Formats: sequence, C1' cells, structure tokens
RNA sequence: AGAGUCGGCUGAGCAGUCGCCGUUUUAUUGUAAUGAUAAAAGGGAGGAAAGUCCGGGCUUCAUUGGGCAGGGUGCCAGGUAAUACCUGGGAGGCGCAAGCCUACGACAAGUGCCACAGAAAAUAUACCGCCUGUCGCAAGACAGGUAAGGGUGAAAUGGUGCGGUAAGAGCGCACCGCGCAGCUGGUAACAGGUGUGGCAGGGUAAACUCCACUCGAAGCAAGAUCAAAUAGAGAAGCAGACGCGUGGCCCGCGCGGCUUCUGGGUAGAUUGCUUGAGCGUUCAGGUGACUGAACGCCUAGAUGAAUGGCUGCUCUCGACAGAACCCGGCUUAUAGGCUGACUCUUUCU
Repeated sequence: AGAGUCGGCUGAGCAGUCGCCGUUUUAUUGUAAUGAUAAAAGGGAGGAAAGUCCGGGCUUCAUUGGGCAGGGUGCCAGGUAAUACCUGGGAGGCGCAAGCCUACGACAAGUGCCACAGAAAAUAUACCGCCUGUCGCAAGACAGGUAAGGGUGAAAUGGUGCGGUAAGAGCGCACCGCGCAGCUGGUAACAGGUGUGGCAGGGUAAACUCCACUCGAAGCAAGAUCAAAUAGAGAAGCAGACGCGUGGCCCGCGCGGCUUCUGGGUAGAUUGCUUGAGCGUUCAGGUGACUGAACGCCUAGAUGAAUGGCUGCUCUCGACAGAACCCGGCUUAUAGGCUGACUCUUUCU
C1' cells in the first nucleotide's frame, strides 16, 4: 500500500417565528361526568418503532388436581424472569488464514422409500469378461467355478497393499474402517490408547416412528369503575340417571339451570397507560454471556390518532423509516460519516 474478517458509534446540524400534544402553577368559566380559555416554566418516536417469528410480565376464566391424546425443542455445560435466545466448549463441513455455517438424539425396536439407467438397489445377482473340462478343422457350443477387471448409476456390498489360487474372493496377513469389552483425560459432549472378532450391505427420520426434556387457554378490542337507556320481550328443546364451568377427551371438584332462533336498547367518560426483570458511571468477580455493590437520572402516553409550516446559515448534501399495555430476543431494510482489533499478499527500513 492492497485485499479481507469480526465489532462499536452516528443517522443532517444551528438560530428565529407561527402552530400541535402532555405535565406543573395561577386566574376565569362550565358539565351528569370528563372539561374550556389565557399566561409562565418544562417535556415530546427508533436502531430497527418494521415482521408478528419466539419467550415472558400483567388481566380474566377460577375454588383446584390428575391422566390420555396433541404440540414444542433436540450435541454438552453455563447465563437469564424465560426461550427455538445469548456465551463458552465438542463434532462435522467451507476458507491459505482471521473466521463462518449446521433442522447436530436414535436406522441392531419396527414399518416405509431410493425414479431412470443397470444383470442386480435385498431373501441380492452375472451384462461384458476371466479360469477349467468335453465336443469341434476352425468359428463356436455345452457343463462347472468366479465377482479381482470393465460397464450402468448419487450409491454395487468394506478400502489399500502383499501372499495365495486353475482363475479369484477376508481365502489368509498388515494397516485403516466397523462391532464388542475395558483403561486414561475431561463436569459433560467427546478425545486418545489397549485387547478382541473376519465383520451384521449402504443412504434417508427436513419419512412414519422411537427416546429425552417440556407445555392450561385467551388476550389491553384483556379487565375494572361511573353515568345513561331498554322489552325483567317472544318461541322451540333438554333438564338432576341431566346440563354448565376459556384448546380436545376422561376422572375428580364446583355450580344449578342450560342450548338455539327471532326481536329491541345503549355504546358518553374515566381507568388500565407508563417507575420499569429501567438507564448511565465506577469498582469487584468471571475466558465470556452475565452477576453483585455504590453513586446518579426520570426519558411520549395519542385515542379518526400529537412534533408540522416558513426564513436564514453550515457541510459529511442527508438512507431505512413513525410508538398505541410493557419488556427480552431473533429476522429483515439501511445513503453517508467516524472508529477498534485481527488475517493474508507485496514493498521499504
């Protein structure tokens, strides 16, 4: 200097003027209730607010248990309120490397599937070929043996080498692979060695299944309160051996009416609603996620839905994009700018 890998911060800025929403104070005024006006002071969208894919807090069923089916997750250990998340390890794979990816339990519990091609894809077989014998002038035919060589295919029944054989084959041997037993290290996943056996043909569970762990449901349009209005209407059915009781079924428990259809009335306001598993700094512990302590801070609560218009200046000339109960994650989108660590190549000292 170039090419990369893994992160962090920011997300146009400043000033003036008018306007919008909230809080506090003061004054005036009004309603069934909530309010309205004026002045002053202060505050007012994000790193993803998006997706609605996960996990919870909170509310209701509700007094309160069990089981079955069903669902979710799937290497190990930690973290957390919890998770399919995060951190650190292990195994497999990609990359020269820094690093990155994984839907990562079990195929000897069982049942399936592997098209086409090929002789043959499982109760395995012999297309070409190789060897031996017989017949034959020869070409070739028949019988027996064979799966080392060739072909087909994603995959051909362990692999490589040596010996052996009529030719071959775990037929025998060595090493590798695989199964079984046990030893060492590690919390564990797992790794390494030792012995033994010629050895059950592979793949697929993101196929059904089996195994381990785990799981009430619905949702702020959940709920609660005040005011107002109506038709305490009508019909049909079931009824204690019955019916109802927030996923389905059963048992238990509780309650005593329940189900369906037709028709009518009201829907105004308050609350839930923002102090939180909150944020920042420092110290201590830990490889890390994170944990503990001290000090400090309060940071939008709209409700047909608030932050906009105009003017001037600056330069890096401005991306993706707007809360609606809240929080923790994951995923997706992102112009420009600043910055940390690490890897590889080249050159100079």

A computed fold for a 349-nucleotide RNA from a Methylococcales bacterium, annotated as Bacterial RNase P class A. It matches the Rfam family "Bacterial RNase P class A". Gene Ontology terms of the family: tRNA processing, ribonuclease P activity and dimeric ribonuclease P complex. It is annotated as a ribozyme. The prediction has a mean pLDDT of 78. The organism belongs to Methylococcales, within Bacteria. It was read from a public genome assembly, where an Rfam model found it.